[in-house]
A computed fold for a 100-nucleotide RNA from Alicyclobacillus sp., annotated as Bacterial small signal recognition particle RNA. The model forms 96% of the base pairs in the Rfam consensus. Rfam family: Bacterial small signal recognition particle RNA. Rfam classes the family as a non-coding RNA gene. Rfam links the family to the GO terms SRP-dependent cotranslational protein targeting to membrane, signal sequence recognition and signal recognition particle, plasma membrane targeting.

This record gives sequence, C1' cells and structure tokens, in this order.
RNA sequence: CAUUGGGUCCCACGCGGCGAAUCCUUCCGAACCGUGUCAGGUCCUGACGGAAGCAGCACUAAGGAAGACCAUUCGGGCGACGUGGGGGUUCCUGGUGGGU
Repeated sequence: CAUUGGGUCCCACGCGGCGAAUCCUUCCGAACCGUGUCAGGUCCUGACGGAAGCAGCACUAAGGAAGACCAUUCGGGCGACGUGGGGGUUCCUGGUGGGU
C1' cells in the first nucleotide's frame, strides 16, 4: 500500500435489570340505604310462643395503608448482553499478500 474479517454507527427482535400497575398476604374500614347475631325496647297472642328490628359485636364491600416479589401488563437516550439485517466516511483491532 492492497485485500479481507470483526468492532465502533443505525434498525428490528430476544434476554436481563429499573420504575409503575395488576395478582397475593396482613391491617383499617358501612349510624341507615351490606350480611350474621341481635341486649334494651316495639308489635301480635288469653297463654304458650312468634315477628320485625335500633344500638353493640363479628365478618366484609367500595376504598385506604403496609409488606412481599412467584407470575402478568405497560414504559424508556438502562445494558462494551445475544441474534439478524443495514451501513461502510472516521476510528480501533485481527488475517493474508506485496514493497521499504
């Protein structure tokens, strides 16, 4: 110097990780318009008994808080991670050949 392979560059997909949400666990959570049990009291009955049912209590709904990350969904100038395609101006690196 020539030639060639790879990287740096772009795109797509995949993988991993980050964030949020869903799912899961626990807790709180309804004067009445949730459920159950219904003291007191009310009503029916000659009586025996029965009916509805406020407060309270319990369980929870909507919703809220904390935890946990198995799984799922979404997001992005996260990734010297992978695969394929593109591009080959610059830079890096390897092979081969020639010259000095």